Record summary
Predicted 3D model of a 139-nucleotide RNA (SAM riboswitch aptamer (S box leader)) from a soil metagenome.
Formats: sequence, structure tokens, C1' cells
RNA sequence: CUUAUCCAGAGAGGCGAAGGGAACGGCCCGAUGAAGCCUCGGCAACCGUCCGCAGCCCCCGGCUUCCAUCAGGCCGGGCGGCGGGGAAAAGGUGCCAACUCCGACAGGAACGCCUAGUGGCGGCGUCCUGAAAGAUGAG
Repeated sequence: CUUAUCCAGAGAGGCGAAGGGAACGGCCCGAUGAAGCCUCGGCAACCGUCCGCAGCCCCCGGCUUCCAUCAGGCCGGGCGGCGGGGAAAAGGUGCCAACUCCGACAGGAACGCCUAGUGGCGGCGUCCUGAAAGAUGAG
């Protein structure tokens, strides 16, 4: 840089000591012990492994059609290739508070508030979609 995924899931112990949740604003977590390191455990199924029922392709044979060949169609076959899908969790990563904790930028619908009423405009909040940024895998 490209691409896929990000509303699911899964924590104990030891060392350690005051921070941590990327960054900004919030809001949280933390002396009932943060970060970090170690041990063990777990989650998940990206890579890898296994199966190969759908489907597609390839090859071979026969039939059909034809003057003949090719092409097409039908049937059968193959340790053939790919494979939606499925299985397992030994291997390579990853992960184990909160949706990537929420927002931030753009767009959309309705409702509520600012505002006693109607209309317009605007702001804030809720909701939805997309983007940006980030994380992880694969390349």
C1' cells in the first nucleotide's frame, strides 16, 4: 500500500506498583490493585489442515446430427482441478470491561427540547447510513 472483518465470544494466579481505555472531547475502568512481564486457562476460526454432498471447469469414451470433420446436445466414466458448504482445534497469528466504550466529518427521516402558539431558519439530543481514523488477519 491492497483487501476482508470489527452489535458475537472468552480470565484466573504470581511479580509489579499508578496508571489505563490510540489520539482530542466525553464517559468510564483502577489501592476490592492500572500499565507492563511471566505461568496456566479460555474464546474465535483469518491463515493453515481435513472432507468434497451442491455447483462450475477439464479430460476420456459412446450416442445423436452430418457426405465428412469440427462445434452443439445427451449419456457414462475419472485417485482430475476449483469449490458454495461442512468438520476439527495439533500448527501460525489474534483476542479475553464497556458495539472499535461513545462522539468527532458528511448525508437522511421523524420526534423531543431551546420556545406560549403558527411558519421559517438555526442549535442541541435520539435514531439510521456512509466516510475518516484505528485494530486484527491475509497478501